[in-house]
Molecule: small-subunit ribosomal RNA
Organism: Candidatus Goldiibacteriota bacterium
RNA sequence: UCAUUGGAGAGUUUGAUUCUGGCUCAGGACUAACGUUGGCGGCGUGCCUAAUACAUGCAAGUCGAACGGGAUACUUAGCAGCAAUGUUAAGUGUUCAGUGGCAAACGGGUGAGUAAUGCAUAGGUAACAUACCUUAAAGACGGGGACAACUAUCCGAAAGGAUAGCUAAUACCGGAUGUGAUUGCGGGAUCUCAAGGUUCUGCAAUUAAAGGGCGGCCUCUAUUUAUAAGCUGUCGCUUUAAGAUUGGCCUAUGUCCCAUCAGCUAGUUGGUAGGGUAAUGGCCUACCAAGGCUGCAACGGGUAGCCGGCCUGAGAGGGCGAUCGGCCACACUGGAACUGCGACACGGUCCAGACUCCUACGGGAGGCAGCAGUAGGGAAUUUUCCACAAUGCCCGCAAGGGUGAUGGAGCGACGCCGCGUGAGGGAUGAAGGUCUUCGGAUUGUAAACCUCUUUCGUUUGGGAAUAAGGUUUCAGCACUAAUAUUGCUGAAAUUUGACGGUACCGAAGGAAGAAGCUACGGCUAACUCUGUGCCAGCAGCCGCGGUAAUACAGAGGUAGCGAACGUUGUCCGGAUUUACUGGGCGUAAAGGGCUUGUAGGUGGCCAUAUAAGUCAGUUGUGAAAUCGUUCUGCUCAACAGAACAAUUGCUUCUGAUACUGUAUGGCUUGAGUGCAGGAAGGGAAAAUGGAAUUUCCGGUGUAGCGGUGAAAUGCGUAGAUAUCGGAAAGAACACCUGUGGCGAAGGCGGUUUUCUGGCCUGCAACUGACACUGAGGAGCGAAAGCUAGGGGAGCAAACAGGAUUAGAUACCCUGGUAGUCCUAGCUGUAAACGGUGUACAUUAGGUGUGGGAGAUUCAUUUCUUCCGUGCCGACGCUAACGCAUUAAAUGUACCGCCUGGGAACUACGGCCGCAAGGUUGAAACUCAAAGAAAUUGACGGGGGUCCGCACAAGUGGUGGAGCAUGUGGUUUAAUUCGACGCUACGCGAAGAACCUUACCUGGGCUUGACAUUCUUAUGAUCGCUUUGUGAAAGCUUAGCUUUCUGCCCGCAAGGGUAGACAUUUGAACAGGUGUUGCAUGGUUGUCGUCAGCUCGUGCCGUGAGGUGUUGGGUUUAGUCCUCUAACGAGCGCAACCCCUAUUGCUAGUUGCCAGCGGGUAAUGCCGGGAACUCUAGCGAGACUGCCCGGGAUAACCGGGAGGAAGGAGGGGAUGACGUCAAAUCAUCAUGGCCCUUAUGUCCAGGGCUACACACGUGCUACAAUGGCAGAUACAAAGGGUCGCAAAAUCGCGAGAUGGAGCCAAUCCCAAAAAGUCUGCCUCAGUUCGGAUUACAGUCUGCAACUCGACUGUAUGAAGCUGGAAUCACUAGUAAUCGCGGGUCAGCUACACCGCGGUGAAUACGUUCCCGGGCCUUGUACACACCGCCCGUCACGCUACGAAAGUUGUUUGUACCAGAAAACUCUGAUUCAACCGCAAGGAGAUAGGAGGCUAAGGUAUGAGCAAUGAUUGGAGCGAAGUCGUAACAAGGUAGUCGUACCGGAAGGUGCGGCUGGAUCACCUCCUUU
Repeated sequence: UCAUUGGAGAGUUUGAUUCUGGCUCAGGACUAACGUUGGCGGCGUGCCUAAUACAUGCAAGUCGAACGGGAUACUUAGCAGCAAUGUUAAGUGUUCAGUGGCAAACGGGUGAGUAAUGCAUAGGUAACAUACCUUAAAGACGGGGACAACUAUCCGAAAGGAUAGCUAAUACCGGAUGUGAUUGCGGGAUCUCAAGGUUCUGCAAUUAAAGGGCGGCCUCUAUUUAUAAGCUGUCGCUUUAAGAUUGGCCUAUGUCCCAUCAGCUAGUUGGUAGGGUAAUGGCCUACCAAGGCUGCAACGGGUAGCCGGCCUGAGAGGGCGAUCGGCCACACUGGAACUGCGACACGGUCCAGACUCCUACGGGAGGCAGCAGUAGGGAAUUUUCCACAAUGCCCGCAAGGGUGAUGGAGCGACGCCGCGUGAGGGAUGAAGGUCUUCGGAUUGUAAACCUCUUUCGUUUGGGAAUAAGGUUUCAGCACUAAUAUUGCUGAAAUUUGACGGUACCGAAGGAAGAAGCUACGGCUAACUCUGUGCCAGCAGCCGCGGUAAUACAGAGGUAGCGAACGUUGUCCGGAUUUACUGGGCGUAAAGGGCUUGUAGGUGGCCAUAUAAGUCAGUUGUGAAAUCGUUCUGCUCAACAGAACAAUUGCUUCUGAUACUGUAUGGCUUGAGUGCAGGAAGGGAAAAUGGAAUUUCCGGUGUAGCGGUGAAAUGCGUAGAUAUCGGAAAGAACACCUGUGGCGAAGGCGGUUUUCUGGCCUGCAACUGACACUGAGGAGCGAAAGCUAGGGGAGCAAACAGGAUUAGAUACCCUGGUAGUCCUAGCUGUAAACGGUGUACAUUAGGUGUGGGAGAUUCAUUUCUUCCGUGCCGACGCUAACGCAUUAAAUGUACCGCCUGGGAACUACGGCCGCAAGGUUGAAACUCAAAGAAAUUGACGGGGGUCCGCACAAGUGGUGGAGCAUGUGGUUUAAUUCGACGCUACGCGAAGAACCUUACCUGGGCUUGACAUUCUUAUGAUCGCUUUGUGAAAGCUUAGCUUUCUGCCCGCAAGGGUAGACAUUUGAACAGGUGUUGCAUGGUUGUCGUCAGCUCGUGCCGUGAGGUGUUGGGUUUAGUCCUCUAACGAGCGCAACCCCUAUUGCUAGUUGCCAGCGGGUAAUGCCGGGAACUCUAGCGAGACUGCCCGGGAUAACCGGGAGGAAGGAGGGGAUGACGUCAAAUCAUCAUGGCCCUUAUGUCCAGGGCUACACACGUGCUACAAUGGCAGAUACAAAGGGUCGCAAAAUCGCGAGAUGGAGCCAAUCCCAAAAAGUCUGCCUCAGUUCGGAUUACAGUCUGCAACUCGACUGUAUGAAGCUGGAAUCACUAGUAAUCGCGGGUCAGCUACACCGCGGUGAAUACGUUCCCGGGCCUUGUACACACCGCCCGUCACGCUACGAAAGUUGUUUGUACCAGAAAACUCUGAUUCAACCGCAAGGAGAUAGGAGGCUAAGGUAUGAGCAAUGAUUGGAGCGAAGUCGUAACAAGGUAGUCGUACCGGAAGGUGCGGCUGGAUCACCUCCUUU
């Protein structure tokens, strides 16, 4: 100097948001286990389960310096013997059992029991003990008798025992002495709160001992030459005092969960006396009293050894109580005492029980929760090791002995820590792998290769510290008579190591021997390929997997950690998710229905005292270890050591006195009283009133009444309804009536009277904190319901009937009983709500209203103030909505309540109730949400508003017939495929006889019908002709002919080579109308030509979002104007484009022909013309420009003028952001997958054309506005050379012959038709209608059988205007009429796409249907109403409750019985010590008795657990049944309580609530 350094979040409810709220994750730790893997070392650590049972060995002995004896070795002496040797005695050793002493109560183990006889902390003991140890004082005199061992005899299998005899002691027993001690009786001093303690002192009684062991000495004495007495040293002994140590007992405080344990207790609580103990005490006994404990949790139940500490945490806390340390408890289970200082004793005793073992069956033995070890249990936990060398402990004078304590080693990655598995260089970026866009990328400096190093391991050599001490000798000092002994100091010598030949230090050799595990969708660092195909599987949460899986499995790569890595389990954290620090309760979970009041909590102003709380200092304690800091020792670290800090606590003493408390005294403002006034549906009882309903009586009166959406049931000719008069009865009190009044709440409404409670205002006389809140308790408490008795008009659960309906246990209707009413009791619940506990204080206003008072005024008014009751609103608060002096703001006090959803307003138990039921109130299991507010949408059988051929007004159709065509279905070898509400169905297909063609049958080909490249062979295999077979394709045969180019060789022929071409062989590959439109591009449909969809910046909001884009007008239009926290902008709208309507200019052939000329039977036929029509280019024109009116002086609207056209002139093209996983892989393109002698390709035939039937779209009709016949007029737009085709001729006709003209304003198709004129038909299945069929033909085409079109003749079906329903159309439109074109050889075209001719009717209007836009509202919807969702039933699974019972366990009560032991009493026989000469006595003992008592037994309760036929509900479960209760006004608003009813959701009655939509009205408020 230091010891105070620290707090992170994420995922998941939603379409999105904020909040609430749970679940989950990331961290740390472990006495761990499991999986994969595994080089070394150090330090730690290792049965958490069966306190289950244990084989074997060891774990407590020691002392000969307490004692006798046995055995044995040696020495000395004696005796015997020649000797060897034997024997006796003594001595020195060793050893054995025994007597005796000490220890064995420590050390070691375990945690079963124990919730307090425990533990922790602080105290007390004046209520106690303490062996060994230390100190001090005093003492140890003199005697006695035994018992083991041993010997002998006997019993027993054994264990063991009996009898007789001998013997020693520091064993045992009397006596003496008494410094002392104890007790009794006294006296004095002192202290204590007290019982009482301490101390001094007198008298009396009682009470000790081993003078032994060992060493030495001879001064004294004796015998004698060295011993004994003696002396001396030391150890031991006795008494006392004190200390130290270790204990006993007591007190306070703290010490888990359950109140679904609320009352417990007879030795219980206290006293007196006695007993007992070391000691207090009901500890025990007798007697007396009736107490004691408890909401500050007794009693009961469950669980648990407690603490220092350990883990976690920022901390406060929470969890745990392994190792180490302190305390406690236990030792096979239960009980008991003995010995001893100490035990009711782990390795002692006795008894009982269970179990195991031995046995000769008579009887015995045993207790590993000591160390090892075994079995068992279990997911799981070690060696039957070494040593007492060290540290301790016991014994001993000591040497020493003992010690599974301990020190060490072994095993286990079980934990922590450290080290290594190499380092540097090295790019052809090798090979291989993987991926690939085929270029490459990556693995990757990684490897190879070069250079270097050698830790650890291996081999080998050296080699510790831990040792202090002991013994012997010497020297000094002390004791002493002493040179003994003993002790101390010093020196020398000698000796002691389990670990261990270990640590450590060298040497050798060589990169050599040493890397794995998990993860890679997000959280969470790390990505691709292949396989699989809601399968297999993964998963901590969210969630992945149904053919392109970064989520499964494998691979490559990557990330993380690393001798480990993951998983599982547990604890803390995150979790402020139990909130002391540090939460909440209007709507999310949560305010008790209301009041009163007990305990408790809290409490106004002033003063004094006190000092309990509080604050400051201080004393003691808070063991050590741990944690922290600083140092130190192992090479570092882990680990270890030292010092300090800390131990937040309790305690002692002293001080302070603001605050709180306590005590005392005062005060008046809180609270209350009084006096004077006031308002009121406050309560109870009695009396009384009118209107109405119903019933009855009577009159009038006649056929209906009643009821509904419409009806019916019902009532009525026996006279209803209606109406008049009268009577009766019960219930409720219109108007006044009001977000007005009163009450604590529930609640209270005609009027009057009586009784009664509370409130407000004014005055300021009285009391003097008397107050606030309030667990339990008590009272009140709507409706329904219950009991008893009344009453009963109306209404009305249940019930009956009628309707409605698929059904209708409902809604609607007709009836109708409980009930509703009264009296007396019970019940005790409601959305009992302001969803807001009570009380007090503070904090802007504005404006109504009820009740008072005051000021002012002549009066009204106005102002001030108090109490209540509403609305709006600032600050503030809130997740938001909202609240806002009547708080949900800011504070205080107290109470109640909440902690995810469901299970569950449930079960069990308790309490209450007559019952119904109420109150209190869980768990298993299950889910990852449930929820609040607000946002955007969508939706509503919500509202407002606007639009649309949406309706209406009209016109014509479809649906009926026949036919055509498409589709479904069916059939088939195939009837190819696709399209399916609107938005599929005359659609793809603008044209299936073959082809097309994709389908079927059969026959063929296999590098292929087609493309590219390489390769083999050939140069005719091509081409031409040809044989056989065949349906063809193809297969097969023969002949003829015979290539080109460059270069080289060669005279040439020819050859070689390279290339082209062709064929051929092989290989890459071709090919696929195979699959996926839910992998895609592109294209398209639809909402919808609807007016919308967005962005930037700004502003508002925590945010999603809003604003802009809403509002007022207006428009076809988000078109425009205006207002405006918005200002601008984009995609859409509109405009720009095309056609058309008018016109100008230009141009004038093939078109035109006015004027001029010519010509014809006639015609622009000809010359010519450029006027007109027309053609086709460029222009003009229309813009609300002008006028009037309206409107806001706007936008714009209405009307008018002019104009060819007027308010977008008409039509077209043009299709915003997006929706429908809409359609299309079969137009095309394309990823993936699949086929490859076939799913490719070629060919023939068939099929796509089938036919009981159903639907869509059309055509033709049903006729006279028509049909037929004849005559006759007027278009537009198109097409034409593989073509259109004229004239002419033939044919009834289709058509044929023919071939002028035309590549087109020239020629042709080409006749337009309806129309007009004339005639016939005359209302009929027809002169309507044309299907069908027969025959005969024409045309196209290789080919008309399946399967073409057309013509002629004949035939002549249905059909006479079409049910429910439904479609199109608003003007050149509908309707009607024909013409053309594409495709195409031909055609099924009645289709489609175009063209023109003729040419209407109607629109009052927006209530309704459909669709759409905007605003608003509700929502439990967001896949968005084709949504969501409730209950029964059926099936499967799971847990739970009830249940006749059954079983187990714990425990209570009563009783029976009662081992051992101790206690009390008794006490035979008998007995060494004392007394006695003896007899005998004292005393003792066996035995007996008593009470007490463990195990055991009987009976009867209680608690808990398990199980139980059957039964009850609950939960969960991709596609079960019945309905549709809720969410929108959810189609009867919902819901709470209650009652009844019903398959079910549920329905109805009564009362309450708004957490009800919509419309209207009233009141209040805001703005004007």